[in-house]
Context: one part of a larger RNA
RNA sequence: CCCUCGUUCAGGAACUCGGCAAUAUAGCGGCCGUAACUUCGGAAUAAGGCCUCCCCGUAGCAAUACGGGGCGCAGCUAAAGACGCUUAGCGACUGUUUACCAAAAACACAGGUCCCUGCUAAGUCGAAAGACGAUGUAUAGGGGCUGAUGCCUGGCCAGUGUCAGAACGUUAAGGAGAGGGGUCAUUCCGCCGCAAGGCGGAGGCAGCCCUGAACUGAAGCGCUGAUGAACGCCGGCGGUAACUAUAACCGUCCUAAGGUAGCGAAAUUCCUUGUCGGGUGAGUUCCGACCUGCACGAAUGGCAUAACGCCUGAGCGACUGUCUUAACGAGGGACUCG
Numbered sequence: 001c002c003c004u005c006g007u008u009c010a011g012g013a014a015c016u017c018g019g020c021a022a023u024a025u026a027g028c029g030g031c032c033g034u035a036a037c038u039u040c041g042g043a044a045u046a047a048g049g050c051c052u053c054c055c056c057g058u059a060g061c062a063a064u065a066c067g068g069g070g071c072g073c074a075g076c077u078a079a080a081g082a083c084g085c086u087u088a089g090c091g092a093c094u095g096u097u098u099a100c101c102a103a104a105a106a107c108a109c110a111g112g113u114c115c116c117u118g119c120u121a122a123g124u125c126g127a128a129a130g131a132c133g134a135u136g137u138a139u140a141g142g143g144g145c146u147g148a149u150g151c152c153u154g155g156c157c158a159g160u161g162u163c164a165g166a167a168c169g170u171u172a173a174g175g176a177g178a179g180g181g182g183u184c185a186u187u188c189c190g191c192c193g194c195a196a197g198g199c200g201g202a203g204g205c206a207g208c209c210c211u212g213a214a215c216u217g218a219a220g221c222g223c224u225g226a227u228g229a230a231c232g233c234c235g236g237c238g239g240u241a242a243c244u245a246u247a248a249c250c251g252u253c254c255u256a257a258g259g260u261a262g263c264g265a266a267a268u269u270c271c272u273u274g275u276c277g278g279g280u281g282a283g284u285u286c287c288g289a290c291c292u293g294c295a296c297g298a299a300u301g302g303c304a305u306a307a308c309g310c311c312u313g314a315g316c317g318a319c320u321g322u323c324u325u326a327a328c329g330a331g332g333g334a335c336u337c338g
Stems, first nucleotide, its partner, number of pairs: 001333008010324002014322001019319001029051004037042001039148001053070007071075001076081001083317007090309002095107002111146007123132003149304004154234003159231002161227005168222003174216002179211005187202006235253005262296001263293001274290005
C1' cells in the first nucleotide's frame, strides 16, 4: 500500500454524474392517532406518540385485563425482522425480456377499434395424402393497430393502397384466315433429232410448306365512385384599431385540405442557462407560468389520472468516515528473511 472488517473529536453531503457506499431509524406485538388525493377499494403499518422485564393477588379454561410490589444505564434486554416525507416525468396495474455488459419509459396485458372468415370457413404446415384451426360455427376463429380508467379522438380521398362498378378505350395466348411467298403435274416457247426422244426456258392448278391483315379474345390497366382507429398530409405574403404595441378585420397567391380540442423551452426548444415567479446565501438541474411549437397534437392516439414501480429527475427530515482529513485497531495479502 491492497482486500475484508471495527472505532472515531468538531462539522454533517461540504463528497460525487448521482447520498454510490456505509451508518442510522423502525421492527406485520399492544394501545392511541393518521393528511392531500381517490376509480371510495384505497392512500395506510401513512405520518406521529406511548407501552413491552420479574414477583404476588383478583377475574378467566386460557390468551389476557386490572391492582400491588421489585431490580437494572437499559426489560420486543440475545438472534431475526421497513428509513420516512414532499414533488414532477414515463408506463395504468401483477407480469415478460437481451442464458454470459442493458430489467427499462422496451414487450405483454385487460379494454378499444378496423379487416378477413357462412364451414370442405378464413388462416397455417405440407409437392401430396393429410393435419391444425375445431370434435369449434360470427357472443366463433385468424390478422393489423392501439393499450386500464376518465374526457375525447378535428379537417383533407389530390397521391398510394383497399373495396365496389362495368358502358367505353387499351390488351396475351388462342380462334380466324383476306392476301403474299416457296415448290410444282398438265400446258406453252426455243434448239437438236427422220422418229422416239433429249436439252433449255416461260407459266403456274391441286397438294405440301412458309408468312400473314381484318375480325374475335379474360383479368389487369385506363375509367367511375367509396374508404383514415387504411399508408399518409394538415401553407405563404401584404395591410389594418384615436399613445405605442398587437391585430378580432381586409386583400392576395397557392393547395386535396391548410393543425381543431388539449398540451407546450416538453423523454420533443436549435438560438437557450429564453423570460417571469418559487425554492437556495448562491440553482445550466427542479417546480409553477408565459407561448416566439427551429421541428407537439389527437388509437404511428391527445390530455388528465387514484393505485402500483429494484424506472428517471428535484427537494426536505433523520443519519452518517461520502467528505473537510485523516487516525488507530483486527484478520488476510503484498514486502524482508528462512